This is a predicted structure of a 73-nucleotide RNA (transfer RNA) from Chara braunii.
The gene name in the source record is tRNA-Arg-CCT-2-1.
Model confidence (mean pLDDT): 80 of 100.
Rfam family: tRNA. Rfam classes the family as a transfer RNA.

C1' cells in the first nucleotide's frame, strides 16, 4: 500500500433511530469523626474526533479525512 476495529465526562466504559446523552472510579463541597480513611448526601464537568449525506428526527445509518490499534503483501 490493502483489509479490519477503535474514537462519548479527567480515567476506564455502557448507550445500534425517538425526543431533557449515562455508570463506575476520580475531582470539589457538605455530613459523620479528636483527626485521617471508610459510609452517606449532594455537584461540576460532554462540540458523542472533524466535514458532508440520508431521515421528520442521528451518538446510533451512509460518505470523505484524522487519530489509535491488530492483520497482511
Nucleotide at each position: 500500500g490493502c483489509g479490519c476495529c477503535u474514537g462519548u465526562a479527567g480515567c476506564u466504559c455502557a448507550g445500534u433511530g425517538g425526543a431533557u446523552a449515562g455508570a463506575g472510579c476520580g475531582u470539589c463541597c457538605g455530613u459523620u469523626u479528636c483527626c485521617u480513611a471508610a459510609g452517606c448526601g449532594g455537584a461540576a464537568a460532554g462540540u458523542c474526533g472533524c466535514g458532508g449525506g440520508u431521515u421528520c428526527g442521528a451518538c446510533c445509518c451512509c460518505u470523505g479525512c484524522c487519530u489509535g490499534g491488530c492483520g497482511u503483501g